[in-house]
Two RNAs folded together computationally: RNase P RNA and transfer RNA, 435 nucleotides in total.
The coordinates come from a structure-prediction model, not an experiment, and the mean pLDDT is 77.

RNA sequence: CGAGCCGGCCGGGUGGCCGCGGUGCGCUCGACUACUUCGGUAACCGGGCGGCUGAGGAAGGUCGGGGCUCCGCAGGGCAAGGUGCUGGCUAACGGCCAGUCGGGGCGACCCGAAGGACAGUGCCACAGAGAACAGACAGCCGAUGGCGACGCCUCCGGCGGCGCACAGGCAAUGGUGAAACGGUGCGGUAAGAGCGCACCAGCACUCAGGGUGACCUGGGUGGCUAGGUAAACCCCACCAGGAGCAAGGCCAAGUAGGGGACGGGCUGCCCGUCCGAUGUCCCCAGGUAGGCCGCUUAGAUGGAUGGCCACCCCGCCGGGCGACCGGCGGACAGAACCCCGCCUACAGGCCGGCUCGCCGC
RNA sequence: GGGCGCUUAGCUCAGGUGGUUAGAGCAGCUCGCUUACAACGAGCAGGUCGGGAGUUCAAGUCUCUCAGCGCCCA
Numbered sequence: 001c002g003a004g005c006c007g008g009c010c011g012g013g014u015g016g017c018c019g020c021g022g023u024g025c026g027c028u029c030g031a032c033u034a035c036u037u038c039g040g041u042a043a044c045c046g047g048g049c050g051g052c053u054g055a056g057g058a059a060g061g062u063c064g065g066g067g068c069u070c071c072g073c074a075g076g077g078c079a080a081g082g083u084g085c086u087g088g089c090u091a092a093c094g095g096c097c098a099g100u101c102g103g104g105g106c107g108a109c110c111c112g113a114a115g116g117a118c119a120g121u122g123c124c125a126c127a128g129a130g131a132a133c134a135g136a137c138a139g140c141c142g143a144u145g146g147c148g149a150c151g152c153c154u155c156c157g158g159c160g161g162c163g164c165a166c167a168g169g170c171a172a173u174g175g176u177g178a179a180a181c182g183g184u185g186c187g188g189u190a191a192g193a194g195c196g197c198a199c200c201a202g203c204a205c206u207c208a209g210g211g212u213g214a215c216c217u218g219g220g221u222g223g224c225u226a227g228g229u230a231a232a233c234c235c236c237a238c239c240a241g242g243a244g245c246a247a248g249g250c251c252a253a254g255u256a257g258g259g260g261a262c263g264g265g266c267u268g269c270c271c272g273u274c275c276g277a278u279g280u281c282c283c284c285a286g287g288u289a290g291g292c293c294g295c296u297u298a299g300a301u302g303g304a305u306g307g308c309c310a311c312c313c314c315g316c317c318g319g320g321c322g323a324c325c326g327g328c329g330g331a332c333a334g335a336a337c338c339c340c341g342c343c344u345a346c347a348g349g350c351c352g353g354c355u356c357g358c359c360g361c
Numbered sequence: 362g363g364g365c366g367c368u369u370a371g372c373u374c375a376g377g378u379g380g381u382u383a384g385a386g387c388a389g390c391u392c393g394c395u396u397a398c399a400a401c402g403a404g405c406a407g408g409u410c411g412g413g414a415g416u417u418c419a420a421g422u423c424u425c426u427c428a429g430c431g432c433c434c435a
Stems, first nucleotide, its partner, number of pairs: 001357010012312007020054004025050006033042003056332001060343002063341005068244004075271004081239004085099005100114001101112004115235002120233002122229003137174002139170003144167002146164003150160004182200006201225001203222008248293004257284005263275003313330007362434007371387004380418001389405005411427005
């Protein structure tokens, strides 16, 4: 200098003018109520002025979890669901931190829903001979048995070599596939093959050492080999009752009943338990469509948090030798019960650490 | 605000427990029939399966994420 990796942060600033929401604040005006010693006092509502205060890193998606509220109180089992290496953090989580193993990258580093496929079941299309206790298309062999002609002998018979590829043997080689039942070499054989042996890889069991643990390192024995898929059913371990602030509570207003079920409540099922007979629940029809609380040091309920101007900052374009001048642009998005995470969107910029390559000293 | 569902050809929909080249009806185009049109008969074309990742040998289908559309609530 170039290319890249990781972590953290900001995401316009200052001033002026105008505007909006909230307010247990101050002053003031108005309406209404209560008490009254008729002077006022107190509560509440509305307006004006002033003071104070008023969006984000994601307020978003609503993906996970918790608080909170209701389902009368408190339970057990099954089904359905979720999570899934290890240790820790947390109120909790599918989150975070550190590590292990596997994969990718020259590297800094990144990615992983990463338990079990000797508990059982299912599936593995097409191609290919054969796809899970596999198979024989091409090919190799034809030792053994068979057939054929020939030669020899002691000629019903036996022996010898040769040929055929009939029975049969083989799975090394070719080819197919995502995957073909260990790899290389030597021996062996008719040809071959873990058939035998050596080394390597991998598996099971076991021993020693290290680590809290996942796991790692080394040794021994065994049989020669064990396919993949659980984001297929399933098994194992752990977690979890359901619904959600339109939850839910209070007030006001309004109402017209009729029919069905015998049960209903923790919202799939069973048990248990509780409640119920002028009752409860469901369906149909009709009515109400308001206020307050929940609600917050932003706290609305047509939903505020903004607009304009000037200067500064950053980027681009044009002009100028230059100082500089002019124009344009500055994202994603916006609380609605609260909180912790994850994910997604985002103009531009700042800081720190590290890797690789080239050049110079 | 909260809860749930859907997205496959121009339109309306199928697509079992992942498998070869994703189907059907209507619409469209061509040919036939007809004087001509419709109907009818024969044939043809038309698909990033809403977008992007992941699991798998293999994804319309399974999982995650994003987008669009629709329904419900006192």